[in-house]
Context: one part of a larger RNA
């Protein structure tokens, strides 16, 4: 100077508290330990690992295993020799992989010899390849504390020194944020603005939008909020409380933005890369298998346990998207998944696109039910060389647990929570109930910090560094 303390003082956070919906209890998804196995690739492991890398494992992807293979190689550059341009079809064996054939094709450029591409086929090594270890050799990027207010510095000045002080004190503030005081004065990294979107209003253009036009809606370019104005407290400073105007008021809401730095946090397996290691194999090609396993523990979610409800008919209102190997409308056929169809659309034009919760009308009566769906059986549909190991969807039948959950613990202060239904990215499909985004309906607390957690500043204690 710092780290701790079941010291203090003083502040701050969905920390607690007050309230709303959950999580541990059930079924089933999904991740992990643990066991199994040939292989069940590999990493993440308090908080900061577990619906995480994976934004999509049937084959492939794949790194695993078991077998078949191949060794200058799947893939670069370089040399030598030989032969066909190139390319396309096509027979057999075989699980392919790969191995024995056959065939169709003859092209640019020329001194007519031969050359330039390109393919094969043999030779030669340098070499290639490695998702092999090391994240404790590294880079880049990430997590975290923490969107916490802080962490410096240059001069002076104090001290013998290490350091101090400046960054403290008094106020205030979301902030080291600004006043004032003050051995300081000043500056950087932070904080705030600047930068996106969303809320008002105004101008200007409007198609593909509006039946039309004022509007609406789209898109541009600008105004508007700064305690500016009143009034109270304040040191008449920063500033706060209140009020008025005003679509917004004291950061207007939200996003992006993460200081010095800690945890030898994560990653060699995105990618890069030192060093070790294999090199007829720890490289490379193939087919099957696994990564989907199952006595069991954990973790995250999705379903419900009903009547604020389920079924049935009726009937009303959205946005954000995404689209040519594509969205695919009418109509028909199918009970239905779908199927036939092909009109329009490279899209404010057409599709996807009738949103569902709500509303209204009807049934059902407290029950393991007309809740609840989980497993299970037959019967189809759908992508895809292929759905058995292991895809999804329908339709009939089954009709399991499960009547609000034990210590315990998680979100979340307003268009938020909770319910609703919608769209995207990966993607042939699809194991999504995961992830990212969108709109509908739409609350109750909190008039407080004494405790619990984490944090900041100042101090004080110490046998720690």
């Nucleotide at each position: 100077a710092g780290a701790c303390g079941g010291g203090g003082a003083c502040c701050c956070a969905c920390a607690c508290a007050a309230g709303c919906g959950g999580u541990g209890g059930a079924g089933c998804a999904u991740c992990u330990g643990g066991u199994u196995u040939a292989a069940u690739u590999c990493g993440a492991u308090a908080a900061u690992a577990a619906g995480c890398g994976a934004g999509g494992a049937a084959c492939c992807u794949u790194a695993c295993c078991u077998g078949g293979a191949c060794u200058u190689g799947a893939c670069a550059u370089c040399c030598c020799a030989a032969a066909g341009a190139a390319u396309c079809u096509u027979u057999c064996a075989g699980a392919a992989a790969u191995g024995a054939g056959a065939g169709a094709g003859u092209g640019c450029c020329u001194u007519c010899u031969g050359g330039a591409a390109c393919u094969u086929u043999g030779g030669u090594g340098a070499c290639a390849g490695g998702u092999g270890c090391u994240g404790c050799a590294u880079g880049g990027u990430u997590g975290u504390c923490g969107u916490c207010a802080g962490c410096u510095c240059g001069u002076g000045c104090c001290u013998u020194g290490a350091g101090g002080u400046g960054u403290u004190c008094g106020g205030u503030u979301a902030a080291g944020u600004c006043c004032g005081u003050a051995a300081a004065c000043g500056a950087g990294c932070g904080c705030a603005a600047c930068c996106c979107a969303c809320g008002u209003c105004a101008u200007g253009u409007g198609u593909u939008g509006u039946a039309u036009u004022u509007u609406u809606c789209a898109c541009a370019u600008g105004a508007g909020a700064c305690u500016g104005c009143c009034g109270g407290c304040u040191a008449c400073a920063a500033g706060u409380c209140g009020g008025a105007g005003g679509a917004a008021g004291g950061u207007g809401u939200g996003g992006a933005u993460g200081a010095c730095g800690u945890c030898a946090a994560a990653u060699c397996a995105g990618c890069a890369u030192g060093g070790c290691c294999c090199u007829u194999a720890u490289g490379u090609c193939c087919a099957g298998g696994g990564c989907u396993a199952c006595a069991c523990a954990g973790g995250u979610g999705c379903u419900a346990c009903a009547a604020u409800g389920g079924c049935c008919a009726g009937u009303a209102c959205a946005a954000c998207g995404g689209g040519c190997a594509g969205c695919g409308a009418a109509a028909c056929g199918g009970u239905a998944a779908c199927g036939u169809g092909g009109a329009g659309c490279a899209a404010a034009u057409c599709c996807u696109u009738c949103a569902a919760a709500a509303c209204u009308g009807g049934u059902c009566u407290a029950a393991g039910u007309u809740c609840g769906g989980a497993u299970a059986g037959a019967g189809g549909g759908c992508u895809g060389a292929a759905a058995c190991u292991c895809g999804c969807c329908c339709u009939c039948u089954u009709g399991a647990a499960g009547c609000u959950g034990g210590a315990a613990u998680c979100g979340c202060u307003a268009g938020u929570a909770a319910a609703c239904g919608u769209g995207c990215a990966u993607c042939a499909g699809c194991a999504a109930u995961g992830g990212c985004g969108c709109g509908u309906u739409g609350a109750a607390u909190a008039u407080g910090u004494u405790c619990c957690u984490g944090g900041g500043u100042c101090u004080u204690g110490u046998a720690c560094u």